Predicted 3D model of a 71-nucleotide RNA (transfer RNA) from an uncultured Clostridia bacterium. The prediction has a mean pLDDT of 81.
């Protein structure tokens, strides 16, 4: 340089065009003579733009950042 592929709460991982969950952790309260365990709740999340569509994390196009691959 070219070529694939990935990009979703602080981690991980679901959701293949119709309210974006799940589980760890973090937070608050219960329980406890304190702590842990355990229950119950909460907060917080789609890489940027731009197009397609009544509507997009999902599809197209670019763009960055990461991985692997040819030379």
């Nucleotide at each position: 340089a070219c070529c694939c592929g990935c990009u979703u709460c602080g981690u991980a991982u679901a959701u293949c065009g119709g309210u974006a969950g799940u589980a760890c952790a973090a937070c608050u309260g219960g329980c406890u003579c304190u702590g842990a365990c355990c229950c119950a709740g909460u907060u917080g999340g789609g890489c940027g733009u731009g197009g397609u569509u009544c509507g997009a994390c999902u599809c197209c196009a670019u763009g960055a950042g990461c991985g692997g691959g040819u030379g």
The sequence was found in a public genome assembly.